[in-house]
RNA sequence: GCCUCGGUAGCUCAAUGGCAGAGCGCCUGUCUCAUGAGCAGGAGGUCGCGGGUUCAACUCCCGCCCGAGGCA
Numbered sequence: 001g002c003c004u005c006g007g008u009a010g011c012u013c014a015a016u017g018g019c020a021g022a023g024c025g026c027c028u029g030u031c032u033c034a035u036g037a038g039c040a041g042g043a044g045g046u047c048g049c050g051g052g053u054u055c056a057a058c059u060c061c062c063g064c065c066c067g068a069g070g071c072a
Base pairs, nucleotide, nucleotide: 001071002070003069004068005067006066007065010024011023012022013021018055026042027041028040029039030038048064049063050062051061052060
């Protein structure tokens, strides 16, 4: 330098054009002598960045940045 895959909540990952979700974690309540577990509820996201297409983009197209692997 070229090719492939990936970047979404604190962490691990879904969502294949139509309001952004789950598990774990965190907070509150309940329970308990207390902690944990269980149960109920809650907070938390400019979807890596910038453009384009579209009535509508996490999703499709282009460029850039970062990470992993491969070729030279």
RNAcentral holds the sequence, with entries from ENA. A computed fold for a 72-nucleotide RNA from Candidatus Pacearchaeota archaeon ex4484_26, annotated as transfer RNA. Its Rfam family is "tRNA". The family's RNA type in Rfam is transfer RNA. The coordinates come from a structure-prediction model, not an experiment, and the mean pLDDT is 84.